[in-house]
Context: one part of a larger RNA
RNA sequence: UCCAGCGAGUUAAUUUCGUGCGCAAGGUUAAGUCAAGUGACGGAGCCACAGUGAAAGCGAGCCUGAAUAGGGCGAUUAAGUGCACGGGAUUAGACCCGAAACCGGGUGACCUAACCAUGAGCAGGUUGAAGCUUCUGUAACAGGAAGUGAAGGACCGAACCGUAGUCCGCAGCAAAGGGCCCGGAUGACUUGUGGUUAGAGGUGAAAUGCCAAUCGAACUCGGAGAUAGCUGGUUCUCCUCGAAAUAGCUUUAGGGCUAGCGUCAUGUAGUAGCAUAUGGGGGUAGAGCUCUGAAAAGGACUGGGGCUGGCAACGGUACCCACCCUUAUCAAACUACGAAUACCGUAUGUGUAAUCAUGGCAGUUAGAACGUCGGGGCUAAGCUCGACGCUCGAAAGGGAAACAGCCCAGACCAUCGUCUAAGGUCCCUAAAUUAUCACUCAGUGGGAAACAAGGUGAGAUUUCUUAAACAGCUAGGAUGUUGGCUUAGAAGCAGCCAUUCAUUUAAAGAGUGCGUAACAGCUCACUAGUCAAGAGAUCUUGCGUGGAAAAUGUAACGGGGCUAAAGUGAUAUACCGAAGACAUGGAUUUGCAAUUUAUUGCAAGUGGUAGAGGAGCGUUCCUAUCAGCAGUGAAGUCAGACCGUAAGGUACUGGUGGAGCGUUAGGAAGUGAGAAUGCUGGA
Numbered sequence: 001u002c003c004a005g006c007g008a009g010u011u012a013a014u015u016u017c018g019u020g021c022g023c024a025a026g027g028u029u030a031a032g033u034c035a036a037g038u039g040a041c042g043g044a045g046c047c048a049c050a051g052u053g054a055a056a057g058c059g060a061g062c063c064u065g066a067a068u069a070g071g072g073c074g075a076u077u078a079a080g081u082g083c084a085c086g087g088g089a090u091u092a093g094a095c096c097c098g099a100a101a102c103c104g105g106g107u108g109a110c111c112u113a114a115c116c117a118u119g120a121g122c123a124g125g126u127u128g129a130a131g132c133u134u135c136u137g138u139a140a141c142a143g144g145a146a147g148u149g150a151a152g153g154a155c156c157g158a159a160c161c162g163u164a165g166u167c168c169g170c171a172g173c174a175a176a177g178g179g180c181c182c183g184g185a186u187g188a189c190u191u192g193u194g195g196u197u198a199g200a201g202g203u204g205a206a207a208u209g210c211c212a213a214u215c216g217a218a219c220u221c222g223g224a225g226a227u228a229g230c231u232g233g234u235u236c237u238c239c240u241c242g243a244a245a246u247a248g249c250u251u252u253a254g255g256g257c258u259a260g261c262g263u264c265a266u267g268u269a270g271u272a273g274c275a276u277a278u279g280g281g282g283g284u285a286g287a288g289c290u291c292u293g294a295a296a297a298g299g300a301c302u303g304g305g306g307c308u309g310g311c312a313a314c315g316g317u318a319c320c321c322a323c324c325c326u327u328a329u330c331a332a333a334c335u336a337c338g339a340a341u342a343c344c345g346u347a348u349g350u351g352u353a354a355u356c357a358u359g360g361c362a363g364u365u366a367g368a369a370c371g372u373c374g375g376g377g378c379u380a381a382g383c384u385c386g387a388c389g390c391u392c393g394a395a396a397g398g399g400a401a402a403c404a405g406c407c408c409a410g411a412c413c414a415u416c417g418u419c420u421a422a423g424g425u426c427c428c429u430a431a432a433u434u435a436u437c438a439c440u441c442a443g444u445g446g447g448a449a450a451c452a453a454g455g456u457g458a459g460a461u462u463u464c465u466u467a468a469a470c471a472g473c474u475a476g477g478a479u480g481u482u483g484g485c486u487u488a489g490a491a492g493c494a495g496c497c498a499u500u501c502a503u504u505u506a507a508a509g510a511g512u513g514c515g516u517a518a519c520a521g522c523u524c525a526c527u528a529g530u531c532a533a534g535a536g537a538u539c540u541u542g543c544g545u546g547g548a549a550a551a552u553g554u555a556a557c558g559g560g561g562c563u564a565a566a567g568u569g570a571u572a573u574a575c576c577g578a579a580g581a582c583a584u585g586g587a588u589u590u591g592c593a594a595u596u597u598a599u600u601g602c603a604a605g606u607g608g609u610a611g612a613g614g615a616g617c618g619u620u621c622c623u624a625u626c627a628g629c630a631g632u633g634a635a636g637u638c639a640g641a642c643c644g645u646a647a648g649g650u651a652c653u654g655g656u657g658g659a660g661c662g663u664u665a666g667g668a669a670g671u672g673a674g675a676a677u678g679c680u681g682g683a
C1' cells in the first nucleotide's frame, strides 16, 4: 500500500409536538393480587373540568391598593385523556474514537543517588618534606654541609575508573557503540557482598540530576466510558424545497442564547411585489460664500499697534493687524440655496401565494472577488472597514489560451434536429482570405509615464501673394560717426546711457550673429533684379516614433503567421457559436378540471452544500401464508441474458457447490462502509 472481516444517533425515565386508534366532561390505572401462554382484579395516584395570590385565602373572579379608582392575570364562545408509532428536548457515558492531567490503594533502590556494615584492588619508574646521625659552626643557640630517612588530595605511567576533542556509526555491532587521542590513577580513589532511605516522598560536591531503556513529580490497579466549547470519522437509493457567514448580549470573539434567513404542517384575507398618479418630511450630490472658518491680488485711506522726527502740540511711514470697496476662490464636523434616487402614506391597475399568523424541526453567526458611493492607508495592496448591487459560496455549460468571484447563460432524460447569446469567421479551430470608405509602416497592433521631435492624416484661425509672395541666384547694404560715457583699447557687436537722432536713398539698425588686442573681414535685417505660383505662423484632433535594462529558452498576439491586413476607426450583410430558446419523444412534481378512481387533459415547474420534508430498496430474526422450492441438487459463488428511474430484482441459462432456502402480509432490529495516522487477520 492493497484485500477480507469488524467498526459510530442506542436504551430507559420524564416532557413537548404531530399522526393513528379507544373512550369522552371525562380519561387512565401503578405497585401488587388471583389466574394462566398475553386474562381478570386493583382508583392509591396522575391529567383535565376555574382562576388568582408569596401565602392565609377568596372564587367567575382574584391580586395590588385607603379605594367602589387605575392596573396585572383570568371568565364569556369551553376538550380532554390513555395507548402505539414518529420528530425534538431533559437526565443519564447518550453518535463513535482520542488527551495532557486529578484522586485513592499498592509495587519498586538487582539500574541509579546518598549513607551504613564487612571485604577486595591499585605493574613499574621518579622526586626526596619532617625527623635522626656525623662533620662544621656559635659564648650558647641559630645557621651550613654530607649522609640516613620515606612524607605527599606529589610527578610519569599500565590495570582500574572516566570521557575533553575528532572521525565512523545513525533501520547501528550497540534503544548511547567503535577507532584515534585524552583526564585521574595512595585517594574527596575504585570496587564485591549484605543492608537503609519511596512518590504530597527519597537522594542529590545542585544538572530539575537520579529513583529499573520512564521523572517539573516513578510504575501499577482502581475512581473511569474523568472531562474535551477541540480535531478526525459517521455505512443504501430516489423525489420536492433550500439557507447563512448578519444584529443584540455574552470572562465573549474558531463557543453559545434570542432575532434574521430555510423547511414542514395548519389557517386566513386581492396579501406581498410591480406600474402609473399623487401627498409627505429631508439637507446628500451639486451649487454658493449670508454665518463658522480657510485663502489670492488690487484699491481706498477709516481705526489700532510698531518704528521714527519733535520739548510738546503735531507729523512721517517701502512695517503689522482689523474694518470697507473691487476682482477671484476652498470646506466631513460651513449653508440665505438644493436635486435625482431612496423611504413612508393614499388611490387606480396588475398580481394566485412570492405576503401574513400560529405551531414542529433546523442549519448558519470564519465569507470571497467584482462594479458603484464613502472612511482608514500613500485617491498603495489579491489591504482593511461600512453601504447598495451581482456572481461564487451551494452552479455545471459557452467565451476570456489556461483562470471559484469577469462576460453570456441557470444542466429532469434522449435526439448524427432547428435558431440564437457572449464571443468569433486565414491555418491550428466551427464560421467571410465578405463588401464599402478611411487611417497606421511602428509587427504599432501584441506591456508603461513625465517629457521630446519638420513622422503622417483631418479640422479651424490668421498673414503674405500676378500691383509677383516664399525659397534660391545676382547686386546693394551707405553718410554725420570711431554716437556719448567708460576704458590700456571699446570703432554697430565687454559694459552703461538715450528724443537709438538725422542725412543720401530703391534700401540700409547708432545694428542679428561670427570675428579682431582694438580695427579689419564675413553675415543678417532691409532693398532692387531674375524666376514663377502658392508660401508662412498658430491652435485643436486621429494614428504612429523615442523615452523602454534581468536573471533555465523565443517568452509582453495561445502558436503559425499577418502590412490597400489576418492591425485600427466607421458602415453593412451573411454565417459559426452554449447543457440558453424551439422541435419531437419520455420521466416526474405541484395546481386546476374531468371522469372510467387510476387514468386523461391543460398550465407552471424539475442546478444545488448545510438543512427540512416525502417515497422506497436491501440485510438478520420472529408470527402467519403459499398443502411453496430442494440430492431429478438448497444457500453460497463465477459468467451471460433480461427487467426497473435508483437502491436493486429474475420461479432465466450455463459452470461450480453439496444441504438447506424462499414468496406474500405484518412485526422487531447488534440493519447497509471507502475514508476515523480506525481495529484484527492476510498478501
Base pairs, nucleotide, nucleotide: 001683002682003681004680005679006678011092012091013090014089015088016087017086018085019084020083021082022081023080026047027046028045032041033040034039051058052057061073062072063071064070095233096232098230102223103222104221105220106219107218113197114196115195116194117193118192119191120190121189122187124156125155126154127152131148132147133146134145135144136143160184161183162182165180166179167178168177199215201211202210203209208217236616237615238614239613240612241611246259247258248257249256250255260364261363262361263360264359265358266357267356271354273350274349275348276347277346278345279344280343286337287335288334292331293330294329296327297326298325299324302322303321304320305319306317307316308315309314367392368391370389371388372387373386374385375384376383397408398407399406412586413585414584415583417582418581419580423576424575425574426560427559428558432573434572435571436570437569438568439567445562451546452545455543456542457541458540459539460538461537462536463535464534472530473529474528475527476526478503479502480501483497484496485495509524513522514521587606588605589604590603591602592601593600594599595598617672619669620668621667622666623665624664626662628661629660636656637655638654639653640652641650642649643648
Predicted 3D model of a 683-nucleotide part of an RNA (large-subunit ribosomal RNA, domain II) from Candidatus Saccharibacteria bacterium 49-20. It matches the Rfam family "Bacterial large subunit ribosomal RNA". The sequence was found in a public genome assembly. Taxonomically the source falls in Candidatus Saccharimonadota (Bacteria, Bacteria candidate phyla).